This is a predicted structure of a 73-nucleotide RNA (transfer RNA) from a Planctomycetota bacterium. Its Rfam family is "tRNA". Its family is annotated with triplet codon-amino acid adaptor activity in the Gene Ontology. The RNAcentral record of the sequence draws on ENA.
[in-house]
RNA sequence: GGGCUCUUAACUCAGUUGGUAGAGUACCUGACUCUUAAUCAGGCGGUCCCGGGUUCGAUCCCCGGAGAGCUCA
Numbered sequence: 001g002g003g004c005u006c007u008u009a010a011c012u013c014a015g016u017u018g019g020u021a022g023a024g025u026a027c028c029u030g031a032c033u034c035u036u037a038a039u040c041a042g043g044c045g046g047u048c049c050c051g052g053g054u055u056c057g058a059u060c061c062c063c064g065g066a067g068a069g070c071u072c073a
Stems, first nucleotide, its partner, number of pairs: 001072007010025004019056001027043005049065005
């Protein structure tokens, strides 16, 4: 330098023929328990990497950029 893949909650990841985003873990509160743990219930938490374009509408499609991984030379 070329090719491919990825970037979504604190972490690990889903998701959507384009219609304003979810799970598990963590954290907080409550129940239970002599207490802790475990278990159960509830809650909190997101500019969907950045910019532009298309569209009535973009996390999703197109273009450019940034970062990460794999691979070829």